[in-house]
RNA sequence: AGAGUUUGAUCCUGGCUCAGGACGAACGCUGGCGGCGUGCUUAAGACAUGCAAGUCGAACGAGAAAGCACCUUCGGGUGUGAGUAGAGUGGCGCACGGGUGAGUAACGCGUGGAUAAUCUACCUUCUCGUCUGGGAUAACUCCUGGAAACGGGUGCUAAUACCUGAUAAGCUCACAUUGUCUUCGGGCAAAGUGAGAAAAGGUGGGGACCUUCGGGCCUGCCGUUAUCGGAUGAGUCCGCGGCCCAUUAGCUAGUUGGUAGGGUAACGGCCUACCAAGGCAACGAUGGGUAGCUGGUCUGAGAGGAUGAUCAGCCACACUGGAACUGAGACACGGUCCAGACUCCUACGGGAGGCAGCAGUGGGGAAUUUUGCGCAAUGGGCGAAAGCCUGACGCAGCAAUACCGCGUGAGUGAUGAAGGCUUUGGGUCGUAAAGCUCUGUCAGAGGGGAAGAACCGCCUGUCGUAUAAUACGCGGCAGGUCUGACGGUACCCUCAGAGGAAGCACCGGCUAACUCCGUGCCAGCAGCCGCGGUAAUACGGAGGGUGCAAACGUUGUUCGGAAUCACUGGGCGUAAAGCGAGUGUAGGUUGUUAGGUAAGUAGGAUGUGAAAUCCCGGGGCCCAACCCCGGAACUGCAUCCUAAACUGCCUAGCUAGAGUCCUGGAGAGGAUGGCGGAAUUCCGAGUGUAGAGGUGAAAUUCGUAGAUAUUCGGAGGAACACCAGAGGCGAAGGCGGCCAUCUGGACGGUGACUGACACUGAGACUCGAAAGCGUGGGGAGCAAACAGGAUUAGAUACCCUGGUAGUCCACGCCGUAAACGUUGGGUGCUAGUCGUCGCGGGUAUUGACCCCUGCGGUGACAAAGCUAACGCAUUAAGCACCCCGCCUGGGAAGUACGGCCGCAAGGCUAAAACUCAAAGGAAUUGACGGGGGCCCGCACAAGCGGUGGAGCAUGUGGUUUAAUUCGAAGCAACGCGCAGAACCUUACCUGGGCUUGACAUCUGGAGAACCUCUUCGAAAGUCGAGGGUGCCUUCGGGAACUCUAAGACAGGUGCUGCAUGGCUGUCGUCAGCUCGUGUAGUGAGAUGUUGGGUUAAGUCCCGCAACGAGCGCAACCCUCGCCAUUAGUUGCCAGCAUUAAGUUGGGCACUCUAAUGGGACUGCCGGUGUCAAACCGGAGGAAGGUGGGGAUGACGUCAAGUCCUCAUGGCCUUUAUGCCCAGGGCUACUCACGUGCUACAAUGGCCGGUACAGAGGGUCGCGAAGCCGCGAGGUGGAGCCAAUCCCACAAAGCCGGUCUCAGUUCGGAUUGGAGUCUGCAAUUCGACUCCAUGAAGGUGGAAUCGCUAGUAAUCGCGGAUCAGCAUGCCGCGGUGAAUACGUUCCCGGGCCUUGUACACACCGCCCGUCACACCACGGGAGUUGGUUGUACCAGAAGCAGCUUUCCCAACCUUCGGGAGGGAGCCGCCCAAGGUUUGAGUAGUAACUGGGGUGAAGUCGUAACAAGGUA
Repeated sequence: AGAGUUUGAUCCUGGCUCAGGACGAACGCUGGCGGCGUGCUUAAGACAUGCAAGUCGAACGAGAAAGCACCUUCGGGUGUGAGUAGAGUGGCGCACGGGUGAGUAACGCGUGGAUAAUCUACCUUCUCGUCUGGGAUAACUCCUGGAAACGGGUGCUAAUACCUGAUAAGCUCACAUUGUCUUCGGGCAAAGUGAGAAAAGGUGGGGACCUUCGGGCCUGCCGUUAUCGGAUGAGUCCGCGGCCCAUUAGCUAGUUGGUAGGGUAACGGCCUACCAAGGCAACGAUGGGUAGCUGGUCUGAGAGGAUGAUCAGCCACACUGGAACUGAGACACGGUCCAGACUCCUACGGGAGGCAGCAGUGGGGAAUUUUGCGCAAUGGGCGAAAGCCUGACGCAGCAAUACCGCGUGAGUGAUGAAGGCUUUGGGUCGUAAAGCUCUGUCAGAGGGGAAGAACCGCCUGUCGUAUAAUACGCGGCAGGUCUGACGGUACCCUCAGAGGAAGCACCGGCUAACUCCGUGCCAGCAGCCGCGGUAAUACGGAGGGUGCAAACGUUGUUCGGAAUCACUGGGCGUAAAGCGAGUGUAGGUUGUUAGGUAAGUAGGAUGUGAAAUCCCGGGGCCCAACCCCGGAACUGCAUCCUAAACUGCCUAGCUAGAGUCCUGGAGAGGAUGGCGGAAUUCCGAGUGUAGAGGUGAAAUUCGUAGAUAUUCGGAGGAACACCAGAGGCGAAGGCGGCCAUCUGGACGGUGACUGACACUGAGACUCGAAAGCGUGGGGAGCAAACAGGAUUAGAUACCCUGGUAGUCCACGCCGUAAACGUUGGGUGCUAGUCGUCGCGGGUAUUGACCCCUGCGGUGACAAAGCUAACGCAUUAAGCACCCCGCCUGGGAAGUACGGCCGCAAGGCUAAAACUCAAAGGAAUUGACGGGGGCCCGCACAAGCGGUGGAGCAUGUGGUUUAAUUCGAAGCAACGCGCAGAACCUUACCUGGGCUUGACAUCUGGAGAACCUCUUCGAAAGUCGAGGGUGCCUUCGGGAACUCUAAGACAGGUGCUGCAUGGCUGUCGUCAGCUCGUGUAGUGAGAUGUUGGGUUAAGUCCCGCAACGAGCGCAACCCUCGCCAUUAGUUGCCAGCAUUAAGUUGGGCACUCUAAUGGGACUGCCGGUGUCAAACCGGAGGAAGGUGGGGAUGACGUCAAGUCCUCAUGGCCUUUAUGCCCAGGGCUACUCACGUGCUACAAUGGCCGGUACAGAGGGUCGCGAAGCCGCGAGGUGGAGCCAAUCCCACAAAGCCGGUCUCAGUUCGGAUUGGAGUCUGCAAUUCGACUCCAUGAAGGUGGAAUCGCUAGUAAUCGCGGAUCAGCAUGCCGCGGUGAAUACGUUCCCGGGCCUUGUACACACCGCCCGUCACACCACGGGAGUUGGUUGUACCAGAAGCAGCUUUCCCAACCUUCGGGAGGGAGCCGCCCAAGGUUUGAGUAGUAACUGGGGUGAAGUCGUAACAAGGUA
């Protein structure tokens, strides 16, 4: 510090997710030791049991018992125990310490101040005292109530308990004085007068004196009263700071203030009476929700964010609610009273209790420990002290709960052991193990053994203080003595022995780490992206590896990454985001000069910022964690001093901002009134006749009752052609005939004036298209709804005919729009060029123009700059400042609920649950478009002939079957694989058989091989018999072949063409497909390859940020066409001879053959064209612009085809899915389709005669002549290994004859009979021949195919396969046309461009209803439970107050009583409770509403292309 994830790819925006750290954690698996921390986060729910606050006899009175000893009359007594225990009065403590975080949004907390508005026990400094009297009471005794708890009465008694009186200041109060300080209210100090308020003693020692022998008295100590101070602690007040919701906007009657009084330690409405009407609030009152606050802790670079366990400070609470008492301090955790709930005891009458102290229990929960030891240390309470108490605390126990440390061994050791995994050669686990040599941490055993201990006390000695004192007491010093829970612990030594001690997660990317097997969209995984549908590095296991390690993972939470709430540090044209616009309040911001001030600001100083923590330095535990010491820091707050630049404030100026006056012109700016013409419609009249209208085409409609058309007249409403313009005006919405009136704003020019008067603008207010609403008018045209006609599968639409609201006017609502420049307003600055509107200046002119220039508006282009890009660019989206509004992933949703507005429609404000991993912007390359441009192709058109109808052949589907083997599936499957299924082929079926196999290699054994005969059988096979001994040899044997045995293995036309190679089809013989370097772009990509011409062509030329190159095109190759040369048999024959015949002689000129060359290149001429490429025409030429044909198929596409040609991975099979055999099937047959053949006839059929090819094939062959047969064919065998012989007669054609338009002399299917040939065999199931039979069919619907010249059409011939079988296929020649205007349309293709929401790429994408399932939410008659308010009733305990009914020791008394006290009654207030009526919240509910998500449901086709109606 980043990474993954939206796309085919890219950049951006944006969310989601991950890597890091942390934890009072929990869970899973595992687990050796130690140190040091930590440990109910949930039920502030309930608690058994024990302990957690007592102490003092030196304040006081009283005072046991057991035991022991003695005595005894045996009943007991005395002494001791002992002035002890226990209890009581009294003092101090119990308000600390310990726990918890329920409540609390508050001066509760933090920080800094104030207290001149206060208190403070114990401690401490100083000063003065402690006098004199008195009456009770508990304990105790006796009586008595009660189950108990707990009481009641009688009698006695003490005090440091209580009370009266005295004295008293510098204390308090009142009056007045002075000084000083002051916040101006008052405070402080000093002295004066008057009044008032105190007390208690205990104990140690003691020379003289007194004594009732206790003591007085003296003295020490302790206690005590009063007072001024200190210290400590506490109370109260104030400034500032720290949560969420405005879908909480108004709250408040003791409320705000005053006066007087009361109350408090103290100010104060704290309380009461009266008076006034205030107080708080958008800088967020009130209400609701949540929450103890802080130092700190975690994280972060920081700023921040989150948090508030342990430790420390503060606060609050103590079963729930209320209340006071005591006290220095409480409204009191282990106190009191009352009410409530709960639990327990009870004799039913009454009582008791409060673990949020330490342990512990059950409960809740994912989850949190021992009913331990000790006061040895530290600290606390009491005490003079010893000491007692102390679950504070110190320790131990439990828990890997966190952090830190240590160990589980070290060295050597290759046969690289065994074993596991594996590609089975090998590699790896792996020096790992074993073995050998060592070490000894931890754990174990034995032994030794601390520090923590300082005190206090006591003893001894000594010094000091006090004193009359060498007593006592106190203090100091020295020595001695005493005290350890932990614990025989830490630590040290010795012993033995590698012995007892390693797991967890992960291994697709992020992210370090890879293979095998199993599984087969199953089981499962998953933090995100995503894996799994037969080769899974992603599931499960294994081997191996990686990372951590006594742990490792998971889950949860939190910070980070996230600049993803942006102060540091983001944005708003199109990604989310500028309010529809203006006026303006608060607020924010604000020109220039000078002076002042000092609030902000800056510097310095002082105080504070607790300790701990963090950081730095040092130190102590072996180290570390941990602990200790010191420093720094605590970024803050307060006060004081200084500075005066900037901001603020005050004062005085200035004129550049802003405004006013004067003057001028422009304008659809607004409002009102009037006027005008054109057009539509309607009405009246005329002319006129059959249609009009409307559409893609029609119909509805109108019209013979006279329409449409046309002429004239009239009515009425609405809108204003031309001018008219990216022109003008307005804040926006918006504004368009002409005239008048009223009126707003902007602009130009000139000078004068005011003197910052400015900008923005939360709320607020106003305006605000269209549609809509209300009331009343108006209504020509247009036109939602509606009706009809069409279209359509449907058509609640698009089109047509009608047509009502509405559109218009007046008044009032509504308040929204893609209200858009999708761009808030203002100010300043930053190159230009060209238009246009308004006004002005200059020059020139008679004038209008033209030209230069200033200001204001409005446009186009473009520099810098900006931007993700597109683009913006002085009218900014540039550079800056000020103010406002708004955004924070998509959906749910601009929805629900609530509130406000509205007559309604609805508007404004505005969520959540749930769900997804995206949703988006711009640009790129493609693909696509019922987008555009250019171009091509038998693509259309123009033609010729077909198919589709018939019969048959053949292939396919379907069906059937035991099997009808399999594959091919739009073009590009279907006379295709098959260039030829009777057996074979053959893969299928039935049946019969074989199991190392029909075939290959290896091993052992036997035998030559092989041949003949034979049993059974359908055959395969099998039984038996006989013959036969070969070749090479180094004599061992070997090679080939056959049989046999066992096992390795063979075999498979079994599966997967979606695991593959190879081959092939197709786009397409279309002109394309790319690369290097360079260039511009953030990038994908672009450029080149686009453009202008041209071509069959990315063919060539020109231009150009491109320059070159490659694969394609073309050419090179074959063939045909012309010529030449060479050659002349089997070919040829001009001339010569010869024959029936090139038959022969002869010849090689010609044809031909087959080899080599030539020829054609836009080369020449003319024109067009850019002086080009090229095109057009012409000449010559056998051939002319690629001369015809062939071969040749770029990058790629279709997971195209083929595992059944072959090869091949994986899987499956192995007495079978292999192999052999016989028979059957692939040939089935209602039907459908493709491809063909033959026809339907006269351009024909039949008969007779007659002419002319090319290219092939032939020895397992072609087979002549001759003969036989009507014929297929038979016989025959010449010739030929082929320019020689044969197949082999070419046919159409030509000549002649016949048929005469018909189911025929057309057509030949079908069927019967008879044959021929091939073959082991023609039944299933061959071809052909002859005789007979003579079906459909009379030119073929929708639709569809081929062909542009030697082509179509037509005619025959040959070949491959092949025993036989051809209408198929592959070739060959004969005869031989028609047409092409042209590119609008159909199909396919190429290039450029455009749109796109497509990229599996239009066979794409995608929307809504309905149906089903699940989920969350809203409404809902109601219903239930918390919370809270109002009004009223009631009123426990308590307590001011009041009363005087009863009672009473202290004091007074005139002895009656009074003062005072207690109880009681009354009473203000008030908790629980009750009634009433609201608010708000949570749960639940029949039913209901939309939403979301789901597998391949239904209906349509809305959107994306002009998406077919933008």